The RNA shown here (transfer RNA) has 82 nucleotides and comes from a Candidatus Doudnabacteria bacterium. Lineage of the source: Bacteria > Bacteria candidate phyla > Candidatus Doudnaibacteriota. It was read from a public genome assembly.
[in-house]
C1' cells in the first nucleotide's frame, strides 16, 4: 500500500427484511430482610433541560416519511496479502 472484519450505557452483549435503541446479564446506588453481614428480594441506574421536550449506536456526511441496520468518508482495533 491492497483486501476483509469489528466498533451500541461503567463492562459483557441483544435489537439486522429499514419501523418503540439499550433487551438480558454483570457492576453500582437506595430500600427490604438480619443483632450485624453474606445470600436473596424490590426499585433505580446515558446526556441536556425547572418542565414540556430534545440529543445520543466510533467521526462527519448522504439516501429515506423513518437508519444501530443501506451508501460514502475518515478514525481506532483485529486478521490476511504484498
Nucleotide at each position: 500500500g491492497c483486501c476483509g472484519g469489528u466498533g451500541u450505557g461503567g463492562c459483557g452483549g441483544a435489537a439486522c427484511u429499514g419501523g418503540c435503541a439499550g433487551a438480558c446479564g454483570c457492576g453500582c446506588a437506595c430500600g427490604a430482610c438480619u443483632c450485624a453481614a453474606a445470600a436473596u428480594c424490590g426499585u433505580g441506574u446515558a446526556c441536556c433541560g425547572a418542565a414540556a421536550g430534545g440529543u445520543g449506536u466510533g467521526u462527519g456526511g448522504g439516501u429515506u416519511c423513518g437508519a444501530u441496520u443501506c451508501c460514502c468518508u475518515c478514525c481506532a482495533c483485529c486478521g490476511g496479502c504484498a
It matches the Rfam family "tRNA". The family's RNA type in Rfam is transfer RNA.